RNA sequence: GCACCUGUAGUGUAACUGGACAACACGUCUGACUACGGAUCAGGAGAUUGAGGGUUCGAAUCCUUUCAGGUGUA
Numbered sequence: 001g002c003a004c005c006u007g008u009a010g011u012g013u014a015a016c017u018g019g020a021c022a023a024c025a026c027g028u029c030u031g032a033c034u035a036c037g038g039a040u041c042a043g044g045a046g047a048u049u050g051a052g053g054g055u056u057c058g059a060a061u062c063c064u065u066u067c068a069g070g071u072g073u074a
Base pairs, nucleotide, nucleotide: 001073002072003071004070005069006068007067010026011025012024013023019057028044029043030042031041032040050066051065052064053063054062
């Protein structure tokens, strides 16, 4: 240099090959329970899906540019 892979809440993973409040676990907050804590139970907050643009009625998903990390190759 070229080709390919990955990037989604604080952390780790989903999202059925475009279909509609982006889900789950841990963590966190509030409450119940307890003498206190832990465990358990109930409820809540937290992501404009690495960034910009485009296609479409509709994009995490398709196209394009770009950023970061990784693999292969001369």

Record summary: A computed fold for a 74-nucleotide RNA from a Dehalococcoidia bacterium, annotated as transfer RNA. The organism belongs to Dehalococcoidia, within Bacteria. Model confidence (mean pLDDT): 80 of 100. Its Rfam family is "tRNA".